[in-house]
Context: one part of a larger RNA
RNA sequence: UUAGGUUUAAAGGGUGCGCAGGCGGAGAGAUAAGUCAUUGGUGAAAUCCUACAGCUUAACUGUAGAACUGCCGGUGAUACUGUUUUUCUUGAGUAUAGUUGCAGUAGGCGGAAUGUGUAGUGUAGCGGUGAAAUGCAUAGAUAUUACACAGAACUCCGAUUGCGAAGGCAGCUUACUAAACUAUAACUGACGCUCAUGCACGAAAGCGUGGGGAGCAAACAGGAUUAGAUACCCUGGUAGUCCACGCCGUAAACGAUGAAUACUCGUUGUGUGCGAUACACAGUACGCGACUGAGCGAAAGCAUUAAGUAUUCCGCCUGGGGAGUACGUUCGCAAGAAUGAAACUC
Repeated sequence: UUAGGUUUAAAGGGUGCGCAGGCGGAGAGAUAAGUCAUUGGUGAAAUCCUACAGCUUAACUGUAGAACUGCCGGUGAUACUGUUUUUCUUGAGUAUAGUUGCAGUAGGCGGAAUGUGUAGUGUAGCGGUGAAAUGCAUAGAUAUUACACAGAACUCCGAUUGCGAAGGCAGCUUACUAAACUAUAACUGACGCUCAUGCACGAAAGCGUGGGGAGCAAACAGGAUUAGAUACCCUGGUAGUCCACGCCGUAAACGAUGAAUACUCGUUGUGUGCGAUACACAGUACGCGACUGAGCGAAAGCAUUAAGUAUUCCGCCUGGGGAGUACGUUCGCAAGAAUGAAACUC
């Protein structure tokens, strides 16, 4: 490279936006670049192939033909692709009227719990465990009552629930921002899909500066356990966890399943609308689930939310180890991230 793959065997980029590129709905006309037909020129000779001939044969050689799959020009065809003109409405978008939600950002407010402080009551234990001890407590703890302060998280509702591109999002409320869906079929008229490079977002941990610090808790200390115990258990406890701003850019970032479009049996639950209504049932659109066919699959299984049937575009894979290492480069304050081999070995 061809080809085959990519849920679990190697392999889907963490997610989106999007330039170039690739691909692209229906009708009519023009053109004739691609495409097809025919024709002219050229495509040196040798070589190769076919036929015949010459050396006794063969190799070899000669003659003729074919071929040289190409390139350039002329003439013609117009289904498809391209270009162009024009029209269309189903794709896409807009408008109008509604609906929905833990979607986002910023502010305000709330109660329970926890801890601490002050004061009261009260007296000898509390706490902790498999059992203990370290620890706390007569300088009055634990318990209980009142008041105050602080920080963090929001019980029940709460779920195969909902929203978001993913990461993720949950007390109540206000403002701002974004989205999806439904109905109408009014408007635009292919405006679309995908997307290397790029840009943006991106859990937790970690880093920088400044705050904050109740609870929890790496490190650390002590007590146990044990042969040992740098652990599991217990008592403490600092970074951190929280906030603002700036970095980092990774995760089993998982549905281990890229995005888009079309098509393909059924049963059942549920969320949000619509329409109709009598309160059901049944219908319809978009979601979230369960089960089961055909088909697919190595099987497990998937099965209208496909891993089925097809098309377009992108990422990635090509035996195990060495190795996501070395070197170089880019990014980063650093930690490190990204890119990413080979020798050797089985």